Glycine riboswitch aptamer from Bradyrhizobium sp. Rc3b, 99 nucleotides, folded computationally.

[in-house]
Order: sequence, then C1' cells, then structure tokens
RNA sequence: UGAAGGUGUGCGGGAGAGUGCGAUGCGCCGGCAGGCCGCAUUGUCGCCGAAGGAGCAACCCCCCAAGGAAACUCUCAGGCCCAGGACUGCACACUGAGG
Repeated sequence: UGAAGGUGUGCGGGAGAGUGCGAUGCGCCGGCAGGCCGCAUUGUCGCCGAAGGAGCAACCCCCCAAGGAAACUCUCAGGCCCAGGACUGCACACUGAGG
C1' cells in the first nucleotide's frame, strides 16, 4: 500500500399471519349504565416463520464412517398495530493474500 472475503457501525429497503373472543388493573369520556383496546397482565381458540434455538433427509466433505449444515423442517422461543426482523444496497472503520 492492500484484492476477494470476513467482522462491526451508521443510514435506507425488508415478507408472513386475528390490533379474534373473554377477564382483571390503570388511564380517558360519562350523572349512571357503559364506551375507548390507549397501556399492561392473563385465559382460550386460530394462524405465521425471516430474531434466537433445534433437527437431518437437500447440500458440502468422504472409499466408508465421522464431521459440517440450509432461505428446508420443527414451532421451544418469538410474532399476527407499532416495535422487531433473516437477508440486502451504500458509506466508513478494522482485518486481510500479495507487492
């Protein structure tokens, strides 16, 4: 000085599935009854897969075995308004074979 790749940060893009029904508490409106799901907790049924996690039959490696392992599968967790969000674009920083 520094390629590809890797890691991190910032700013963007980013799907799916009921903001279902019920109860309780707080808040607001109301003379009361009640209403608002505005917030939280909880029960119940239905559903989603792209935080995380797990599995192995795709796949990699291999003579076999062993090993690794997906955007596949499972839904433990999470989610079905917002938030989050795998992945991804740009910028910056670090690392980096080599010269």
The organism belongs to Bradyrhizobium, within Bacteria.